[in-house]
Description: Transfer RNA from Candidatus Falkowbacteria bacterium LH_S3, 74 nucleotides, folded computationally. The prediction has a mean pLDDT of 81.
RNA sequence: GGCUGGGUAGCUCAGUUGGUUAGAGCACGACACUCAUAACGUCGGGGUCGUGGGUUCAAAUCCCACCUCAGCCA
Numbered sequence: 001g002g003c004u005g006g007g008u009a010g011c012u013c014a015g016u017u018g019g020u021u022a023g024a025g026c027a028c029g030a031c032a033c034u035c036a037u038a039a040c041g042u043c044g045g046g047g048u049c050g051u052g053g054g055u056u057c058a059a060a061u062c063c064c065a066c067c068u069c070a071g072c073c074a
Base pairs, nucleotide, nucleotide: 001073002072003071004070005069006068007067010026011025012024013023019057028044029043030042031041050066051065052064053063054062
């Protein structure tokens, strides 16, 4: 330098042909339970969907450029 895949909550990830609210598990907080702690249970907070543009009535999703991580080729 070229190619491929990835970047979504603190962490690991889902979200598939664009559409009605952006989700799960773990973690965290509160409550309940307990003599107490843990576990289990209920509820809750937390997101510029890597960045910037474009297309569209509408973009995490499509297009372009860039940043970054991993792998492969040279």
The organism belongs to Candidatus Falkowiibacteriota, within Bacteria.
Its Rfam family is "tRNA". About the family: Transfer RNA (tRNA) molecules are approximately 80 nucleotides in length. It is annotated as a transfer RNA.